[in-house]
RNA sequence: GGGAUCGGUCAAGCGCCAGGUCCGCGCAGCGCGCGGAUGACGAGGCGGAGGCAGAAUCGAACCAUUCGGCGGGUGGCCUCCCGGCGGCACGGUCGUAAGGCUGGAAACAAACCACGGCGGGUAACCGCCUGACAAAACCCCGGCCACGUGCGAAG
Numbered sequence: 001g002g003g004a005u006c007g008g009u010c011a012a013g014c015g016c017c018a019g020g021u022c023c024g025c026g027c028a029g030c031g032c033g034c035g036g037a038u039g040a041c042g043a044g045g046c047g048g049a050g051g052c053a054g055a056a057u058c059g060a061a062c063c064a065u066u067c068g069g070c071g072g073g074u075g076g077c078c079u080c081c082c083g084g085c086g087g088c089a090c091g092g093u094c095g096u097a098a099g100g101c102u103g104g105a106a107a108c109a110a111a112c113c114a115c116g117g118c119g120g121g122u123a124a125c126c127g128c129c130u131g132a133c134a135a136a137a138c139c140c141c142g143g144c145c146a147c148g149u150g151c152g153a154a155g
Base pairs, nucleotide, nucleotide: 014071015070016069017068019067020038021037022036023035024034025033026032027031041059042058043057047081048080049079050078051077052076082095083094084093085092087151088150089149090148099145100144101143102142103141104140113131114130116129117128118127119126120125
């Protein structure tokens, strides 16, 4: 330095639970106690540090407990640093697929669900396998706009 095995960790559309709802047990009598379950389905999204404000993108399901709430957060704004856009400086803009707006095209999911299969739990409910369907962003094709100033052989 490499490999194997075992264990731990590896969360950011994430974590949590004092309310609600549901289940079990007890008391007791129509509620209370104890214990438990549920509590947002994925896609997309992070240069580094600090600060500010908080309803931080997209669709799926449902027509609703995906109710209600707390914390956090890759979104927004500001400052500094690093980096791309021209060799350098400043400015501007963006974040490594490194300019903005816009038209078009194309692609991608999980849950719900299943007289499909299986596992855990007394139960509420939870987990695994198989099967279907999206939008946005990015990418791709086009249009418009921006691509500054100075230096400089050097857009």
GlmS glucosamine-6-phosphate activated ribozyme aptamer from a Dehalococcoidia bacterium, 155 nucleotides, folded computationally. Taxonomically the source falls in Dehalococcoidia (Bacteria, Bacillati, Chloroflexota). Its mean pLDDT, the model's own confidence on a scale to 100, is 79. Its Rfam family is "glmS glucosamine-6-phosphate activated ribozyme aptamer". By type it is a riboswitch. About the family: This entry contains a glucosamine-6-phosphate activated ribozyme that is found in the mRNA for GlmS. GlmS is an enzyme that uses fructose-6-phosphate and glutamine to generate glucosamine-6-phosphate.